[in-house]
Context: one part of a larger RNA
Molecule: large-subunit ribosomal RNA, half A
Organism: Bifidobacterium breve
C1' cells in the first nucleotide's frame, strides 16, 4: 500500500412529520382619501434588539354588550412591581386621542426638516420664547370693485362649498401602438389592434329600445352561452384570416326630450289702438304686435305621429279664480276613489314589525376493568350513544377523556334584508271621423379626394367611422335591402336615459382536493422582498424537526478556555441546544490475509498456501502466490481504446406533457338504417333538452335530374355511380394539426424606463503653476538724413518663447501577467502662462448624446449602454433524453427542391386485414427468345510500318516547240507482310434479361388495402470501367461480398481480408480457415529435392565467374584452359605535325622482312627517348576447358534519427526455411450429443365460454446476432377507490446477510430505528438518471505545495496559562514641499475608559480601527439657515401639444461667489475661537441714569421706487513693511569638569505675548461750491446733462500696511518652596530675561501702479434721494435678550478601489546647512520601524 470485516468521524440523502404554500367552490364585499388615504419615518414597555399593537392619553383611554378566573402580546424564560368576583385579562360594537412625512395643501425643501403671516392665550419691565386655531391651487355658487370703450364685459378682490386632486389586484371603455416570429428567403400579408404607454369610469364596464334584419314568409332593444361553421367569404387566392342571418337557451323593461301650439316672465324694437279666452255692454290701455330668451303645459312616432280647426261619443264630488255683469269656456285648490314608487321613466326619507342575515357568544348524548408498555387511544372482556362514527388534541391507533360535531338558542350597539305604515307621484277625460298643411333633430345626410373598420388586402365594394373640400330634401320627404337603375319590401338618422343575464378577485368567511411536503410547494413554512449586489432602474438568496415533559446534565476531575471524563435526568443521551432517522462521496483506527525482480481497462475463468466459522460436510467465509483470456462508458460517425466530444467523486433535482364537440386509424363497449345530443334546466343527482351534427344516393360547372346521371342529335359510346350490404356515439391507445408542444442553448429585434457620481463636450463660480534663461514692440540718448529711413547704446518686459520641480500626460525598456494593482511599479521620457491643469454646482443620452475624429467615450459594458417587458422570440444547428424481456428488422438509393449535413414522394422495415384464396412468387434444371460486351478481326469507318508496283507531281540536264533523259525526292490506286480503335465490326462467347399450363424444391415467402416508422454522410475488398500519373487508405459508376447493425476462430495485435452467423448451460464429440520445436492445443512425422543468403523474416531497374538443373556451340592426349620458363625482332625515330612526337598528344597510312611467333602496336611510363608489359609463339605440366541461351533457389543494388525493432519472441540450417507428395492430429459461439427456455405453425386432450373463442397440459416441425425502427408482454415508484391483512411483543427508512425468479425485481433473517405501513383488484400520473462544458449541496485532488502585498532592528525589564509580535527603557535606523500639522468632500462611533480573546487581523497575540459594557461632540461672533444672487431648476396665470406632457412670465429656489460681529491663555480620559479666566465686538429691547430735539411752522423714521457704491481680466515691475528664520561679546536661568587646562571673549538652553481701543506713518486718489435742467414711465435737494467758479501739485479731504501706546502690575518658557499621592501626577505659592543686529517672502499696503488686447458676473447688505409715515423721538451710559443645525474621530488600515490593497483623492502651513530653487543630499519640529 491492497482486499475483507468491525468500530468511528465528516456529511445531510432517505423515511416519517407540518406551522406554510397551490388550485378551486360557495357566500359576502367590491373601494379608501382634504373629517388628511395608501405607504412610511420616529417614537412608545421597569429593563427591550426584532416582530405585533399603539401614538406624547402611545402593547393603550371611555361607554355599551359578551364572558367568568386568572392576567400584565410574541420571540422568551426569570426578576422587580402591579391588576382582578365592586367581574380584570380577553372578544364584539360605538366613541376619544392620533407626533412627523406623504395628494401634502401657509412658504421652502436634499420626504419624515427649515422658515413664516394673522387671531387668541401663557410668560417677561420689554424683546426674545411657548400653546391652540387658521392661511395652497383649481372649479362652482353668491357678492364687491371695475379697463381698453358710453352701457357692459374681461381682469382683480371677498365670502361660501362633506366639489376636485392622490392610492388601488384583475376585469371594462377609449386615445396612441411595436418587434422577435410565420410565410421554411422577403416587401403586401401574419404575429396583432397583441405587448407596452396614456386617459377615464364602475362594482361591474360597455351596449341598448331599429333611418335593424329579412325575403316575397316574417322577426321585433341590448348583452352572454350553444349551434350555424372552420361554412359563406377573404387572401403575394400563399401563409393564413374568418363572419352573419336563422335556430336552441340565460335574462328580460321600457322610457324621456327638441319642435309645432298655449300660457307666464324678462329685454329690445315697434307703437295710440290693430288688444283684453268667446258673445253683449262697460271699463282699461308701458295694452298689443314682432324678435330674442327663460319657465310651465302640451308632445315623442312610420299600417306615419303630433299640433291647430270643426263635429260625434264618453268621464267622481266640493270650493276658488277669470278687469266688471251674464252665459259658455278655461285655470287652480281640496276631499274621495283608483294606481304607482326609491335601478331608467319625479324624488327625500322616518317609524314599526321579524323564525332575514352579519359583526361577540350559549347548550349540546354515550366506558369501564384486566394485560403489555415510559406512556393506552393497542389487545382481551363486558357495555353505551348516535339528527352527533367531520376534524383536531390528549405520553402509540379514543364515537362514549378534552375542544368540537348533528341539532337547538342568542345582541345593549352598528350594518343588512323583507313587509307594512307614514310619505311622494300619477289619473278622474279620453276615443274616433273629417279638414288644414303648422311641426317632426343642417354645415347634418349625401358627394369628391385621402384613410380606417367590417369576413371583405380597392376589388364590381355597398353599409359604418374620420380628415379636407363641398353640400341637400322637409312627409308629394328621407334611409336601407352589397356597384347602379326600376318595381316591391322595410325602417325614420343627424338628442338623451335604462336593471338583469356577462367579466374579474387586491380583500372577508366557510369549505374541498387521486395538489406539494423543506433542492418540493409562493421568491419567501424561519427576523424575506430580508441579507447581499448595483450610482440607479433593478436583481435577489440560504436557512424547518431534542424530548411526552427541559426533566437542558446539581456535584467531582483534567484544562486558561474550548472541549472532555465520571455522576445524575430520561423509555432512550450514538435523543446533549453542532440535538429524530442519519445513506453516499470523503477521512481514519483496529484485526485477518497479501505485497519490496515486478507491469497496467484491474475484471473474469482456474487455483496453491494462510486465517476463520459451524450444522463436521462432496461445507461455508476472508485473502489470493501463480496461470489463461481480456484496449472503460456515452455521444457522433463509413469507421473510435482512440491522441475526436462529455463527465473530479457522491447525493438530490433534471427532458414526448397538457388543452381542443380538431382530423384519422385500431382495440373495447352501447344502439343500429339509424346513432347522438350542445348550451341550458335540474339538488354538485336521476333525468330532461333533438337546436344541431354524422350516416342512409349519386351525377353534373350549374340549372337540374335521380339508381342513375353527365357529355352528346343519339335509345350510340364513354366517365363517375348503383347492383355488391353500416353507421354513429362513447372510451383507451397509435399518429397528425393548432397551441412554447421532448428539454436546455443564441447572436439579435422591439417597447417602456434608468443612467453624464466614470468619461466626452458645454455653462457658471473659485483655485493652482519652485526657480532660472532669452530679451519683441514701444520709449530715452547718441550718430545719421533736406526730412525720413537707418545705425549704436540704454530702458522696457512681449511670447500657444527656452531649461526645469509641483501639476498634467504616457514615448522606450525591465518587472508584474492565478499581479501589490481587472492597466500598476522601477529607470529614463513629453508639456509645464496656456487651444493649460483642477475643485464645486449645473446642462446634453441610446439610432441618441458628445467627439481638435481613434468608431473614440457615454459608470471595469459600446459598429448602437443598462434594466425590465414582448419572451418559453426563432434555431433546416450542437448537446442531452432516465426500468426490463420477447418477435421481426432497415437505409445511406431514385426523382424534385435558393437543394446538397434539410425536406417531400417512391424504394427498403414493421403491424393488422384480404388469406382456410389463387400452381401468385422465388431458386435450379430444361425449352424458346433477345443482345453486340470480353475476345477476335480489319470486310466498313479511321489510323498505321516496311517492300514491290505505280498514276500524278517536285528537282536537275537538255530543249525553238512538241518531246526526251536522269533522279538515294514526294507518291494516289493496286498488291505482299505486319499492326491499332470507348465513340470501327465480316464475326462473337461466358453471362444478363424476357417468356414458359416442362420438372423438382421452398411454402405465403408474392400481390393488394390500411396504421406506424426510420433511412437520403456510407465504408473497404474483389471484378469491369471513367477521371487521375493504368498515383493515393484518392474520386465517380456497375456487379458481388463484408462491415455498417456481427460476436466467435485465423491473419502476433488489426470495422472492411480468410473461416463462420452467438437462445441458455455442460471439465462431451467431429471439423473449417489456419496450424502441430518452446512460449501455445496438435508431428522435433514420412519421402524426394533446393537454399547458406538467417534467404526465409520488406523493394526495382540494373549488375555479378553464388549455386543447382536442362540445352546449344567452340577448343581439347596431334596436349586444350590456367600457371611457370623463354622469346616478343628488323626496315623505322613510318609520313605529317611539332620546340620535341622515337609503337603509345594529334592527323594520315598501316606496308615489307626475319621468324616458332612478334601490332608501324593493348596498357603503364618519359620533356622526348629509355624502361616494364600485352597481343602472339615455343617449352614444362596433363584432362577437360571456354562461350552462350533458358529455368529453380540465392547475392548486391538496400541510408534515420533513445539497444536489438522489417520472423510475435525464444530460437531454427539434410530445418523449426522453400518446393512437391503422403499419413495423422490440433483447431470456432460452425456441426453434433445431453439438459433447459422461448416464438410461430400444427396435432391431441382438459377446463371455461358471451359459443366467435380463450387458457392450460403433452407432442411434432421450423426458428430465436442485431443499430435506426415497428410490434408485443411485463417490473418498479407516488397518489385514489374497494376488499383484506400487519404494527411499541416494534411500521417506514437505513446497514449487512441467506435465498428466489427469464429480466426489470422480490421475500425472509439480524442489527439500527421509534410510528406508521402493506397485499389483491381497479383507477390516475410531476413514474424510473451516468453522461446535457446540466442545476444545487457536500467532499476530494493539486498540497502541507505556492503565497503571507514595497521598508531595520537588537538587548533588557514587565504582564500573563502562554510573548519575535502587547507595554516600558536603552541603543540603532527611516521620512522630513513629508511617512509632519490643519481643513473641505466622503465615512458614520471607527473617538475615550474598563473588560474579553471564539471569529476578524494573511503568522502570533495578553494587542487592535475586533467583541461586550459604560462614557464622550456645549457657540450671538467658526461653518450653514433665519440675507443676496450666477449657471441651472421649478413655475400661479399664459402659449403649445393625440394623451402623458413641453416651453415660459410674475415669482420662487439654487454657492463653487457677495454680505456679515472674538481674541489670548488655561482646562478633560475623551470637546473647545463652543467650557473657564481675562479683555472685546454685533444686533435687538428699554424697568433705570443723564443730554438734547419736536408735537402739523413736522422732531424723527424712510422705501418693494430713483441714484451711487458694491463691481471684478491677463501680464509685468518697483517701493514700503511684517511673519517666519539666523546671529549676538548684550540680558536671564543652570553648570564648573573621571584626564593636563578651563570663573572665561567658557559650556547648555532661552531671549514671547492676541483681538480690540487710540494714534494716522510709507504709499494711493485731484477735490469742493453755485445756477439751469424736456431725462431718471410718480417725486426728489439725489443721479445724469449744460454753464460758471474755488483750492491744489503741496496742503486739506478720503483710503491706507506697518510702527507706537493701552490691552498687559496680566499670561507664558524655565527654575524653585510647601502640601497631597502606590505610580503617572494634582493643588497652593515664589523668582522670572523678554533687547540689539543681519538677511528676507509667493503674505500685507494692493480690488493699488504700469502695460496689453481677447475688453474681463449678478443681486443684496451699505450710502443718499424723495414718495410716504409721523407724535413723541434721537444719540449715549447701564441693564436685559440673542433661535435652529453641524461640532467626537479618520484625511488614509476609518473615503473611492470586493481586502488593514505598492493605485486614486481638492485646499492651507512651508524650518536649518549647501544650493538659483518647493530640485537634490543630510537634518529640525513631529512622526515612524509598515502584522510572519
Nucleotide at each position: 500500500g491492497g482486499c475483507a470485516c468491525a468500530u468511528g468521524g465528516u456529511g445531510g440523502a432517505u423515511g416519517c412529520c407540518u406551522u406554510g404554500g397551490c388550485a378551486c367552490c360557495u357566500a359576502g364585499a367590491g373601494u379608501c382619501g382634504a373629517u388628511g388615504a395608501a405607504g412610511g419615518g420616529c417614537g412608545u414597555g421597569a429593563a427591550c434588539g426584532a416582530c405585533u399593537g399603539c401614538g406624547a392619553u402611545a402593547a393603550g383611554c371611555c361607554a355599551c354588550g359578551g364572558g367568568g378566573a386568572a392576567g400584565c402580546g410574541u420571540u422568551g424564560a426569570a426578576u422587580a412591581g402591579c391588576u382582578a368576583u365592586u367581574g380584570a385579562u380577553c372578544c364584539g360594537u360605538g366613541g376619544a386621542u392620533g407626533c412627523c412625512c406623504g395628494a401634502a395643501u401657509g412658504g421652502g425643501g436634499a420626504a419624515a426638516c427649515c422658515c413664516g403671516g394673522c387671531g387668541c392665550c401663557g410668560g417677561u419691565a420689554a424683546u426674545g420664547c411657548g400653546g391652540c386655531g387658521u392661511c395652497a391651487c383649481c372649479g362652482c355658487u353668491g357678492g364687491c370693485c371695475g379697463a381698453a370703450c358710453a352701457c357692459a364685459u374681461a381682469a382683480g378682490c371677498c365670502a361660501g362649498c362633506u366639489g376636485g386632486a392622490g392610492a388601488c389586484a384583475a376585469g371594462c371603455g377609449g386615445g396612441g401602438g411595436a418587434a422577435g416570429u410565420g410565410a421554411a428567403a422577403c416587401a403586401u400579408c401574419u404575429c396583432a389592434g397583441u405587448a407596452c404607454c396614456c386617459c377615464g369610469a364602475g362594482g361591474a364596464a360597455a351596449g341598448g329600445a331599429a333611418a335593424u334584419c329579412a325575403a316575397a314568409c316574417g322577426a321585433g332593444a341590448u348583452u352572454c352561452c350553444c349551434u350555424g361553421a372552420g361554412u359563406a367569404g377573404u387572401g403575394g387566392c400563399g401563409a393564413g384570416c374568418g363572419a352573419a342571418a336563422a335556430g336552441g337557451g340565460a335574462a328580460c323593461a321600457g322610457c324621456c326630450c327638441a319642435a309645432a301650439c298655449c300660457g307666464a316672465g324678462u329685454a329690445c324694437g315697434u307703437g295710440u289702438a290693430a288688444g283684453u279666452g268667446g258673445c253683449u255692454a262697460c271699463a282699461c290701455g308701458u295694452u298689443g304686435c314682432g324678435u330674442a330668451u327663460u319657465c310651465g303645459g302640451u308632445g315623442u312616432u312610420g299600417u306615419a305621429g303630433g299640433g291647430c280647426g270643426u263635429c260625434u261619443g264618453u268621464u267622481c264630488c266640493a270650493g276658488g279664480c277669470u278687469g266688471u255683469a251674464g252665459c259658455c269656456g278655461g285655470c287652480c285648490u281640496g276631499g274621495c276613489a283608483a294606481g304607482a314608487g326609491u335601478u331608467a321613466c319625479a324624488a327625500a326619507g322616518u317609524c314599526a314589525u321579524g323564525u332575514u342575515g352579519g359583526u361577540a357568544g350559549u347548550c349540546g348524548a354515550a366506558g369501564c376493568g384486566c394485560g403489555u408498555g415510559g406512556a393506552a387511544c393497542c389487545g382481551c372482556g363486558c357495555a353505551c350513544c348516535a339528527a352527533a362514527g367531520a376534524g383536531g388534541g390528549c405520553a402509540a391507533u379514543c364515537g362514549u377523556c378534552c375542544c368540537g360535531u348533528a341539532g337547538a338558542c342568542g345582541a345593549a350597539a352598528c350594518c343588512u334584508c323583507a313587509u307594512g305604515a307614514c310619505c311622494u307621484c300619477u289619473u278622474g277625460u279620453c276615443a274616433g271621423a273629417c279638414g288644414u298643411u303648422c311641426c317632426u333633430g343642417a354645415g347634418u345626410a349625401g358627394g369628391u379626394c385621402c384613410g380606417c373598420a367590417c369576413u371583405c388586402g380597392u376589388g364590381a365594394a355597398a353599409c359604418g367611422c374620420g380628415g379636407a373640400c363641398u353640400g341637400a330634401a322637409c312627409c308629394u320627404g328621407g334611409g336601407g335591402g352589397g356597384a347602379c337603375c326600376a318595381c316591391c319590401c322595410u325602417c325614420c338618422a343627424a338628442g338623451g336615459c335604462u336593471a338583469a343575464g356577462u367579466a374579474c378577485u387586491c380583500c372577508u368567511a366557510g369549505g374541498u382536493g387521486a395538489c406539494c411536503g423543506a433542492u418540493a410547494g409562493c421568491g419567501g413554512a424561519c427576523u424575506a422582498g430580508u441579507a447581499c449586489c448595483g450610482u440607479g432602474a433593478g436583481g435577489g438568496a440560504a436557512a424547518g424537526g431534542u424530548g411526552a415533559a427541559a426533566a437542558g446534565a446539581a456535584c467531582c476531575c483534567c484544562g486558561g478556555a474550548a472541549g472532555g471524563g465520571g455522576a445524575g435526568u430520561g423509555a432512550a443521551a450514538u435523543a446533549g441546544u453542532a440535538c429524530c432517522u442519519g445513506a453516499a462521496a470523503c477521512c481514519a483506527c483496529g484485526u485477518g490475509c497479501c505485497u519490496a525482480c515486478a507491469a497496467g481497462g484491474g475484471g473474469u475463468g482456474g487455483g496453491a498456501g494462510c486465517g476463520g466459522a459451524u450444522u463436521u460436510a462432496u461445507u461455508c467465509c476472508g485473502u489470493g502466490a501463480c496461470c489463461g483470456c481480456g484496449u472503460g462508458c456515452u455521444u457522433u460517425u463509413u469507421g473510435c481504446a482512440u491522441a475526436a466530444c462529455g463527465a473530479g467523486c457522491c447525493a438530490g433535482c433534471g427532458a414526448g406533457u397538457u388543452g381542443c364537440u380538431c382530423g384519422u386509424c385500431u382495440g373495447c363497449g352501447g344502439c343500429a338504417a339509424g346513432g347522438u345530443u350542445a348550451a341550458g334546466c335540474g339538488a354538485u343527482g336521476a333525468g330532461u333538452g333533438g337546436a344541431g351534427c354524422c350516416g342512409a344516393a349519386g351525377c353534373g360547372a350549374a340549372a337540374g335530374c335521380g339508381a342513375g346521371u353527365c357529355c352528346g342529335a343519339a335509345c350510340a359510346g364513354g366517365g363517375c355511380g348503383a347492383c355488391a350490404g353500416a353507421g354513429u356515439c362513447g372510451u383507451a391507445g397509435g399518429c397528425g394539426g393548432c397551441a412554447g408542444a421532448c428539454c436546455c442553448g443564441a447572436a439579435a429585434c422591439u417597447g417602456a424606463g434608468u443612467g453624464a457620481g466614470c468619461u466626452a463636450c458645454c455653462c457658471a463660480u473659485g483655485g493652482g503653476c519652485a526657480g532660472g534663461c532669452u530679451g519683441a514692440a514701444g520709449c530715452g540718448a547718441g550718430g545719421g538724413u533736406a526730412a525720413g529711413a537707418c545705425c549704436u547704446u540704454g530702458u522696457g518686459g512681449a511670447g500657444g518663447g527656452c531649461c526645469g520641480a509641483a501639476c498634467c500626460g504616457a514615448c522606450c525598456u525591465a518587472g508584474g501577467u492565478u499581479g501589490a494593482a481587472a492597466a500598476c511599479u522601477g529607470g529614463g521620457c513629453g508639456g509645464a502662462u496656456g487651444a493649460c491643469c483642477u475643485g464645486u454646482g449645473g446642462g446634453u443620452c441610446g439610432g441618441a448624446g458628445u467627439g481638435a475624429a481613434a468608431g473614440g467615450c457615454u459608470a471595469a459594458u459600446c459598429a448602437a449602454a443598462c434594466u425590465c417587458a414582448g419572451u418559453g422570440a426563432u434555431a433546416u444547428c450542437u448537446g442531452g433524453u432516465u426500468c426490463u424481456c420477447u418477435c421481426c428488422g432497415a437505409a445511406a438509393u431514385a426523382u424534385a427542391u435558393u437543394u446538397a449535413g434539410g425536406u417531400a414522394u417512391a424504394g427498403c422495415c414493421u403491424c393488422g386485414g384480404a388469406u382456410a384464396a389463387a400452381u401468385u412468387a422465388c431458386g435450379u434444371a430444361g425449352u424458346g427468345g433477345c443482345c453486340g460486351u470480353a475476345g477476335a478481326g480489319c470486310a466498313c469507318u479511321g489510323u498505321u510500318u516496311g517492300g514491290c508496283u505505280a498514276a500524278g507531281g517536285g528537282g536537275g540536264c537538255c530543249u525553238a516547240c512538241c518531246a526526251g533523259c536522269c533522279u538515294a525526292c514526294c507518291g494516289c490506286c493496286g498488291u505482299c507482310a505486319g499492326g491499332c480503335a470507348a465513340a470501327c465490326u465480316c464475326c462473337g462467347a461466358a453471362g444478363a434479361c424476357c417468356a414458359u399450363a416442362u420438372a423438382c424444391g421452398u411454402g405465403u415467402a408474392c400481390u393488394c388495402c390500411g396504421g406506424g416508422a426510420g433511412u437520403c454522410a456510407g465504408u473497404c475488398g474483389c471484378u469491369g470501367a471513367g477521371g487521375g500519373a493504368u498515383a493515393a487508405g484518392c474520386u465517380u459508376c456497375a456487379g458481388c461480398g463484408u462491415c455498417g447493425a456481427a460476436a466467435g476462430g485465423g491473419a502476433a495485435a488489426c470495422a472492411a481480408c480468410c473461416c463462420a452467423g452467438a437462445c441458455c448451460g455442460c471439465c462431451g464429440g467431429c471439423u473449417a480457415a489456419g496450424g502441430u520445436c518452446c512460449c501455445u492445443a496438435a508431428g522435433u512425422g514420412c519421402g524426394u529435392g533446393c537454399u547458406a543468403a538467417g534467404u526465409g523474416g520488406u523493394a526495382a531497374a540494373c549488375g555479378a565467374u553464388g549455386u543447382c538443373c536442362a540445352g546449344a556451340u567452340g577448343c581439347a592426349u596431334a596436349g586444350a584452359c590456367a600457371a611457370c620458363c623463354a622469346g616478343g625482332a628488323g626496315g623505322u625515330u613510318g609520313g605529317c605535325u611539332u620546340a620535341g612526337a622515337g609503337g603509345c598528344a594529334g592527323c594520315c597510312a598501316u606496308c615489307c622482312u626475319u621468324g616458332a611467333a612478334a601490332g608501324a602496336g593493348u596498357g603503364c611510363g618519359u620533356a622526348a627517348c629509355a624502361g616494364c608489359u600485352c597481343a602472339c609463339u615455343g617449352g614444362u605440366c596433363a584432362a577437360g576447358u571456354g562461350u552462350u541461351c533458358g529455368g529453380g533457389c540465392g547475392c548486391g543494388g538496400a541510408a534515420a534519427a533513445u539497444u536489438c525493432a522489417a520472423c510475435g519472441g525464444g530460437g531454427c540450417u539434410c530445418a523449426a526455411g522453400c518446393a512437391c507428395g503422403c499419413c495423422a492430429c490440433c483447431g470456432a459461439a460452425g456441426c453434433u450429443g445431453c439438459g433447459g427456455g422461448u416464438g410461430u405453425a400444427c396435432u391431441a386432450g382438459a377446463u371455461c365460454u358471451g359459443a366467435g373463442g380463450a387458457u392450460c397440459u403433452a407432442g411434432u416441425a421450423c426458428g430465436c446476432g442485431g443499430u435506426a425502427g415497428g410490434a408485443g408482454a411485463g417490473c418498479g415508484u407516488u397518489c385514489c377507490c374497494a376488499g383484506g391483512g400487519c404494527a411499541g411483543u416494534g411500521a417506514a427508512g437505513c446497514a449487512g446477510g441467506c435465498g428466489u425468479g427469464g429480466a426489470a425485481a422480490c421475500u425472509c433473517c439480524u442489527g439500527u430505528g421509534g410510528a406508521g405501513g402493506c397485499c389483491u383488484g381497479g383507477g390516475a400520473a410531476g413514474u424510473g438518471a451516468g453522461a446535457a462544458u446540466g442545476c444545487u449541496g457536500g467532499c476530494a485532488u493539486g498540497a502541507g505545495u505556492a503565497a503571507c502585498g514595497a521598508a531595520a532592528g537588537a538587548g533588557g525589564g514587565g504582564u500573563g496559562a502562554g510573548a519575535a509580535u502587547c507595554c516600558c527603557c536603552u541603543c540603532c535606523g527611516c521620512c522630513g514641499a513629508u511617512u509632519g500639522u490643519c481643513c473641505a468632500a466622503g465615512g458614520a462611533u471607527u473617538c475615550c475608559u474598563g473588560a474579553g480573546u471564539a471569529a476578524a487581523g494573511u503568522u502570533c497575540g495578553u494587542c487592535u480601527g475586533c467583541u461586550c459594557a459604560g462614557g464622550g461632540u456645549u457657540a450671538g461672533u467658526c461653518g450653514g439657515g433665519a440675507c443676496c444672487u450666477a449657471a441651472g431648476g421649478c413655475g400661479a396665470g399664459g402659449c403649445c401639444g393625440a394623451a402623458a406632457g413641453g416651453c415660459g412670465u410674475a415669482g420662487u429656489c439654487g454657492a463653487u461667489g457677495g454680505a456679515g460681529a472674538a481674541c489670548a491663555g488655561g482646562u478633560u480620559g475623551a470637546u473647545a475661537u463652543u467650557c473657564c479666566u481675562g479683555u472685546a465686538c454685533c444686533a435687538c429691547g428699554u424697568c433705570g441714569c443723564a443730554u438734547c430735539c419736536g408735537u402739523u411752522u413736522g422732531a424723527c423714521c424712510a422705501a418693494u421706487g430713483g441714484g451711487g457704491a458694491g463691481a471684478c481680466g491677463g501680464g509685468g515691475a518697483a517701493g514700503g513693511c511684517u511673519a517666519a528664520g539666523g546671529g549676538a561679546a548684550c540680558c536671564c536661568a543652570g553648570g564648573c569638569g573621571a584626564u593636563g587646562g578651563u570663573u572665561g571673549u567658557c559650556c547648555u538652553g532661552g531671549g514671547g505675548u492676541a483681538a480690540g481701543c487710540a494714534u494716522g506713518u510709507a504709499g494711493g486718489g485731484g477735490u469742493g461750491g453755485g445756477c439751469c435742467u424736456a431725462g431718471u414711465g410718480a417725486a426728489a435737494u439725489g443721479c445724469g446733462g449744460g454753464c460758471c467758479u474755488g483750492c491744489a501739485u503741496u496742503a486739506a479731504c478720503c483710503c491706507g500696511a506697518g510702527g507706537u501706546g493701552c490691552g498687559a502690575u496680566g499670561c507664558c518658557a524655565g527654575c524653585u518652596g510647601g502640601c497631597u499621592u502606590u505610580a503617572g501626577a494634582g493643588c497652593c505659592g515664589g523668582c522670572g530675561a523678554g533687547u540689539c543686529c543681519c538677511a528676507u517672502a509667493c503674505g500685507c499696503c494692493a480690488u493699488g501702479c504700469c502695460u496689453c488686447c481677447g475688453a474681463g458676473a449678478a443681486a443684496a447688505u451699505c450710502c443718499u434721494c424723495u414718495a410716504g409715515g409721523g407724535a413723541g423721538g434721537a444719540a449715549g451710559c447701564g441693564c436685559g435678550u440673542g433661535c435652529c443645525c453641524g461640532u467626537a474621530c479618520c484625511a488614509a488600515a476609518a473615503c473611492c478601489g470586493a481586502c488593514a490593497c505598492a493605485g486614486g483623492u481638492g485646499g492651507a502651513c512651508a524650518a536649518g546647512u549647501a544650493g538659483a530653487g518647493a530640485a537634490u543630499a543630510c537634518u529640525a519640529a513631529g512622526g515612524u520601524g509598515a502584522u510572519c